[in-house]
């Protein structure tokens, strides 16, 4: 240099002017003896979509229904050990495929519990004689023969069908064969050996009846349903003001401390919105960053810092003005952890081939 792998990040940039969404802090108006809190009207200043907000595929928090405890049925997941609030997710092995490799990839439990299925084709699809190959008998041949036909009986070595045909392959054996012997290889199964374990090496045993359990079944483990349109709450017992009372050397915020200060209780009285474009749910969370500590890791914990959209006809845009590498896929709607899916063009690391230089 090129060719591959595996993984991160990042997803126009920077100003101006206009407008919309949420908060905040003032301020006009109305209401009031005053003030709030409420109506309205305007301005500061703050902030305003993703890596997948997507599909809604798992698994959870929340919420309502239901549910005494067992137990059937259903219904899911399946090699092992760990991880987590869970999980069909992730890590780290482990066995099968794949690739020179770096790597990828597999629903991977049980077919020796028992049922079903296994098209066409073949005699047969599980304990199979259609051709062949031996052996007898029997009839025809005749040269006491070749050889021909029937029966009966052994044989799975050879042909034939098939995706598959009763372990391969070679020696030996045999009337022909046959794990009938051996040798090797595959498989199964016992025994050791290492490993938490899946399993992994070794010996031994001729122990060899196919496949298919995304079929029924077994087995092991887990399992109630609907979901934010879920669901609660609103004519005063709520919430706001003045007044007086009460403690309190009390809690709590401003803020590590002290001072100060505001708020947290009861009594009286007062006036305002409210069934809706109402209030909560609903924006501090299994949160984010940094750090340090444990693990091979996925993760945990410790400190230490940040406050991150919150609508309810639904905001997140328009335009101008420089400037590049000219911009993909696509936009919240309870949340939060995965997983799938879509994606222009940029950037970085590790690690593999293959070829040239030193």
């Nucleotide at each position: 240099u090129g060719a591959g792998u595996a993984a991160a990040c990042u997803g126009g940039a920077u100003g101006g002017u206009c407008g919309c969404g949420g908060g905040u802090c003032a301020g006009g108006c109305c209401g009031u003896c005053a003030a709030a809190c409420g109506g309205u009207c305007c301005g500061g200043c703050c902030u305003g979509a993703g890596g997948a907000a997507a599909g809604u595929c798992c698994g959870a928090g929340c919420u309502c229904c239901g549910c005494a405890g067992g137990g059937c049925a259903g219904g899911g997941u399946g090699c092992u050990g760990g991880g987590u609030a869970a999980c069909a997710c992730c890590c780290a092995g482990u066995g099968g495929g794949g690739g020179c490799g770096a790597c990828c990839u597999c629903a991977a439990g049980g077919a020796u519990a028992g049922u079903g299925c296994c098209a066409c084709a073949g005699a047969a699809a599980u304990a199979a004689a259609c051709c062949g190959c031996c052996a007898g008998c029997c009839g025809g041949g005749g040269u006491c023969a070749a050889c021909c036909g029937g029966c009966u009986g052994g044989u799975a070595a050879g042909g034939a069908u098939g995706g598959a045909a009763c372990g391969g392959u070679g020696c030996g054996g045999u009337a022909a064969g046959a794990g009938c012997g051996c040798a090797c290889c595959a498989g199964c199964g016992g025994c050791a050996u290492g490993g938490c374990g899946a399993c992994u090496u070794g010996c031994c045993g001729g122990c060899u009846a196919g496949g298919u359990a995304a079929a029924c079944c077994c087995c092991a483990c887990c399992u109630g349903g609907a979901g934010c349109a879920a669901g609660a709450c609103c004519a005063a017992u709520a919430g706001g003001g003045a007044g007086g009372c009460a403690u309190a050397u009390g809690g709590g915020g401003c803020u590590g401390c002290c001072c100060g200060u505001c708020c947290c209780g009861c009594c009286u009285c007062c006036g305002g919105g409210u069934a809706g474009c109402g209030u909560c749910g609903c924006a501090c969370g299994a949160g984010g960053c940094g750090u340090c500590a444990g693990g091979c890791g996925a993760c945990u914990g410790g400190c230490g810092u940040c406050c991150c959209a919150g609508a309810u006809a639904g905001a997140u845009g328009a335009u101008c003005a420089u400037c590049c590498a000219c911009g993909a896929c696509a936009g919240a709607a309870c949340u939060c952890g995965g997983c799938u899916u879509a994606c222009a063009g940029g950037u970085u690391u590790g690690c593999u081939c293959a070829c040239c230089c030193g």
Molecule: Bacterial RNase P class A
Organism: Bacillota bacterium